[in-house]
Context: one part of a larger RNA
RNA sequence: GAACGAACGCUGGCGGCGCGCCUAACACAUGCAAGUCGAACGGACCCUUCGGGGUUAGUGGCGGACGGGUGAGUAACGCGUGGGAACCUGCCCUGGAGUACGGAAUAACUCGGGGAAACUCGAGCUAAUACCGUAUACGCCCUUAGGGGGAAAGAUUUAUCGCUCUAGGAUGGGCCCGCGUCCGAUUAGCUAGUUGGUGGGGUAAAGGCCCACCAAGGCUGCGAUCGGUAGCUGGUCUGAGAGAACGAUCAGCCACACUGGGACUGAGACACGGCCCAGACUCCUACGGGAGGCAGCAGUGGGGAAUCUUGGACAGUGGGGGCAACCCUGAUCCAGCGACGCCGCGUGGGUGGUAAGGCCUUCGGGUUGUAAAGCCCUUUCAGCGGGGAAGAUGAUGACAUUACCCGCAGAAGAAGCGCCGGCUAACUCCGUGCCAGCAGCCGCGGUAAGACGGAGGGCGCUAGCGUUGUUC
Numbered sequence: 001g002a003a004c005g006a007a008c009g010c011u012g013g014c015g016g017c018g019c020g021c022c023u024a025a026c027a028c029a030u031g032c033a034a035g036u037c038g039a040a041c042g043g044a045c046c047c048u049u050c051g052g053g054g055u056u057a058g059u060g061g062c063g064g065a066c067g068g069g070u071g072a073g074u075a076a077c078g079c080g081u082g083g084g085a086a087c088c089u090g091c092c093c094u095g096g097a098g099u100a101c102g103g104a105a106u107a108a109c110u111c112g113g114g115g116a117a118a119c120u121c122g123a124g125c126u127a128a129u130a131c132c133g134u135a136u137a138c139g140c141c142c143u144u145a146g147g148g149g150g151a152a153a154g155a156u157u158u159a160u161c162g163c164u165c166u167a168g169g170a171u172g173g174g175c176c177c178g179c180g181u182c183c184g185a186u187u188a189g190c191u192a193g194u195u196g197g198u199g200g201g202g203u204a205a206a207g208g209c210c211c212a213c214c215a216a217g218g219c220u221g222c223g224a225u226c227g228g229u230a231g232c233u234g235g236u237c238u239g240a241g242a243g244a245a246c247g248a249u250c251a252g253c254c255a256c257a258c259u260g261g262g263a264c265u266g267a268g269a270c271a272c273g274g275c276c277c278a279g280a281c282u283c284c285u286a287c288g289g290g291a292g293g294c295a296g297c298a299g300u301g302g303g304g305a306a307u308c309u310u311g312g313a314c315a316g317u318g319g320g321g322g323c324a325a326c327c328c329u330g331a332u333c334c335a336g337c338g339a340c341g342c343c344g345c346g347u348g349g350g351u352g353g354u355a356a357g358g359c360c361u362u363c364g365g366g367u368u369g370u371a372a373a374g375c376c377c378u379u380u381c382a383g384c385g386g387g388g389a390a391g392a393u394g395a396u397g398a399c400a401u402u403a404c405c406c407g408c409a410g411a412a413g414a415a416g417c418g419c420c421g422g423c424u425a426a427c428u429c430c431g432u433g434c435c436a437g438c439a440g441c442c443g444c445g446g447u448a449a450g451a452c453g454g455a456g457g458g459c460g461c462u463a464g465c466g467u468u469g470u471u472c
Stems, first nucleotide, its partner, number of pairs: 001472004006468005013345006019338002021303001026301003030298003035062003040059002043056005069256003078181007087173002092169008100134004109124006140149003154161003182228003189219003194216008231253004235246002238243001258279005281292004309335001311334003317331001318329004348377004357368004381413001383408005391399001416461005421442003427456005437444002
C1' cells in the first nucleotide's frame, strides 16, 4: 500500500447492487417449512332443478432419497483430474408385443372391551389400479440344449390417461485404477482377514465384501504406523511475477441431521421434519405409562468483540401431486433491519474586502476571510400533488405510496473524523512543570514544551474518519 463475512470509538443526508452467528455440531417456547390425487376404491355427510354436484377420515397411487441447512467427522479414491469394466436407473423419449379368465382377504363401518393419555384388543360386514392363482409369451430369464420359468388394471366428460413384458436411448447413480492433495522422526517399524490362492456365500455389480480350506505373505526412510490439524474444488485475496495465505457469499462434489447402533420400505435411503433399540437431556402423567429432536424459515435463552423480521406473495422462475381446474412449496421472488462492503449523488451557485467577534502581535498591524451578512440565481436528493410502465405470450403483479415523467414550495431538511517533533502534508499562544499525560519506531514532559491538555490556525480524507485484529 492492498484486502476483510469484521469489531470498537466519534459522526451520520439519499439511492442502487451485494452481504450479514467466523463463537456453543450449545439448549430450544411458538408458528410455518411436503404434500397431492374422488378421473384407483368402498363408505359417511351436505346440497340438488333428481341429471348431478360438493366435502372428505380410511384403503390405494405418486412424492416425502428432490429442494433447504450445517462443516461435527474425514489426510480418505473424500476431493480434483484422467482413465476403466463387472453394474443399476422411478418419472421421460423411441421401437416391438400384449392388456384373457378366476379367487380369497382387509381397513373404513357396526358391535363389544381395555387405557388418565398416547393409543389399543376382540367379533362381524365390504370395495379397489391393494393381494393371490390359472392361461398366453414376438422378444426375455435359466439350461445338462432335451427342456424348464415368468406378466398385466383399470378409469373417465369417449378422447385420452393408464397397466404388463421386452429392446434401445437419455438422465442420474454404484464400483475400480494412475497422478495430485497440510504439519511432526522429540512417532521407525506396522499388519492376523493381515497378503495371496482355491471353492463358495452375498450384492444391481468386480472384490478378503463375508466364510471354509491352503500358502506366508503385504506395507515401510520415495516416510509405513502413530500423533496433530483440516471438509475438498471452481475460486478469493495479495503480488510485476514466481509464490504465499485463505476456501464467507455463488457453483460442483462429499459428510452429517440430539449421541451411538440397526435394518424396513422403495427405482433410489440405511432416510434432517420415517421406523426400531440403547444413551443423555426436556416435557406430560391418574405413577401403570407416554411424548420430543430448528446444522429448514423466522424467533428465544446462552456463549461472544460481533452478525437481522416470530414480515408479504406464490405475480415470475423452479419443484411435488393431478387429465385438468387447481392445491402445496419459509425453494424462490420481494419487502424489513444494519454505513457491513462497493458504487453514485447531495449538503448549493454567482457576487460581495479593513464588518463584528475570535486568535496572534514588534501594537504599526496580521490572520480567520469572499468566509459571513447583504444582493442576484438555481432546485439535484429528500418533501407534497398528479400521471405512470416493463417484469404478463389471452387472464393473473407480492414487490408497489415501484421505476420513470410532469408540476409545486423553498437555500430551504443534510458534515464529520483523524492528524500537525522526525519518518509524514500541516505552527503559534496559553496551561502544566519527569506531574498530569503522549507514544507505531526514534522518543517527548524536571518553568518560555511546534511531541502533554485547551484554543486559534493549518494539513488529510469525507458520509465517513480513525483504532484494533488478520492475510499478502